Overview
Predicted 3D model of a 160-nucleotide RNA (Lysine riboswitch aptamer) from uncultured Pseudobacteroides sp. The model forms 98% of the base pairs in the Rfam consensus. The prediction has a mean pLDDT of 79. Lineage of the source: Bacteria > Bacillota > Clostridia > Oscillospiraceae > Pseudobacteroides.
[in-house]
RNA sequence: GUAGAGGUUGCAUUUUUUAAUAGUAGACCCGCAGAAAUCCGGGGGAUUUGUGAAGCAGGCCGAAAGGAAAAAAUGCCGAAGGAAUAGUCUUCCCCGAAGCUAUAUCCUGGUUGUGCAGUUAAUAGCUGCAUAACUGUCAUCAGUGAUGAUGGAGCGCUAU
Numbered sequence: 001g002u003a004g005a006g007g008u009u010g011c012a013u014u015u016u017u018u019a020a021u022a023g024u025a026g027a028c029c030c031g032c033a034g035a036a037a038u039c040c041g042g043g044g045g046a047u048u049u050g051u052g053a054a055g056c057a058g059g060c061c062g063a064a065a066g067g068a069a070a071a072a073a074u075g076c077c078g079a080a081g082g083a084a085u086a087g088u089c090u091u092c093c094c095c096g097a098a099g100c101u102a103u104a105u106c107c108u109g110g111u112u113g114u115g116c117a118g119u120u121a122a123u124a125g126c127u128g129c130a131u132a133a134c135u136g137u138c139a140u141c142a143g144u145g146a147u148g149a150u151g152g153a154g155c156g157c158u159a160u
Stems, first nucleotide, its partner, number of pairs: 001160004007077001010076009026061001028059002031056002036048004040096005080108004084103005109135011137152006
C1' cells in the first nucleotide's frame, strides 16, 4: 500500500410511508377587558395597536419543522459521536445561543441496562458523565486442551 474482521438493530446519509406532535400553534367571528405587544435570548431599531394591544372564555376552520418507526437505495469499518478552535448563516444592527462547514488538535474499540444532567411535545430518541454486564482484538501469566485471570487501545488488530 492492498484486502478483511468486530455486529442477526455495526455506523452514517437520502427518499417514501406511518404514528405522534395536535384538535396544539395560527387565521376569522363574538363576549369580558382596557395598553401594551411582536423578532431564538438581551440591547438598539423597526412594525402592529383606542378603527382596541396583552390576557381570559366561546364558536368555526386548522397546520408545519425538528425528532421517531418500517422499507428501499447509497457510502463505509474512526465507520461515527462528542469537545475545542475558526468560518458561515439565522432578523435591520451588535453580543450571545442554535444550525452548517473545516481540522495532521483532544476524548471514545463496540452494544445494552441503570442513575444524573442537557435537548425535545414526549417517560420516545439523541448527547455528556458515572456505573454494571456482554462482546471483539492484542499483550502477559496459568493450563495437555477447551479455557481462565490481569492489563492496554482503533495512527489499533488479522492476512499479504